[in-house]
This is a predicted structure of an 87-nucleotide RNA (transfer RNA) from a Planctomycetaceae bacterium.
Its Rfam family is "tRNA".

């Protein structure tokens, strides 16, 4: 140096051009049950800037840059980083 796989809210993980901030689960917060707790059960709820007293609103965010498209987590190229494999 070369061939393959992967990276998605705190965590695990689906998704493979539009209905996608994004399914499900863990966790978290809130109830309900319980003497209390756990276990169940129902609700809620992703960061980040920027505006607001606040709800909200706008915005950008799928490892990073770039690219192709009316439209990118998806398709292309580089580049980091794990993990197999060949010498």
């Nucleotide at each position: 140096a070369g061939g393959g796989g992967g990276a998605u809210g705190g965590c695990c993980g689906a998704g493979c051009g539009g209905c996608c901030g994004a399914a499900g689960g863990c966790a978290g917060c809130c109830g309900a049950u319980u003497c209390a707790a756990a276990a169940u059960c129902g609700g809620u709820a992703g960061g980040g800037c920027g505006u607001g007293g606040a709800a909200g609103c706008g915005u950008c965010c799928c490892g990073c840059g770039g690219g192709u498209u009316c439209a990118a987590a998806u398709c292309c190229c580089g580049c980091u980083c794990c993990c197999c494999c060949c010498c």